[in-house]
RNA sequence: GCCGGUGUGGCUCAAUGGAAGAGCAGCUGAUUUGUAAUCAGCAGGUUGGGGGUUCGAUUCCCUUCGCCGGCU
Numbered sequence: 001g002c003c004g005g006u007g008u009g010g011c012u013c014a015a016u017g018g019a020a021g022a023g024c025a026g027c028u029g030a031u032u033u034g035u036a037a038u039c040a041g042c043a044g045g046u047u048g049g050g051g052g053u054u055c056g057a058u059u060c061c062c063u064u065c066g067c068c069g070g071c072u
Stems, first nucleotide, its partner, number of pairs: 001071007010024004018055001026042005048064005
């Protein structure tokens, strides 16, 4: 330099056009002599940035940035 993959809560991952969810972690409460475990609830996201298409974009297109891999 060229090609491909990937980027979503603190972490690991879903959602392939119709108002972004789960597990773990966190907080509160219940239970317990107490802790753990268990149960109930709560909070936490500019979906890497910018632009475009669309009535509507995490999803499709362009560009850019980070990371991973391949070729030279």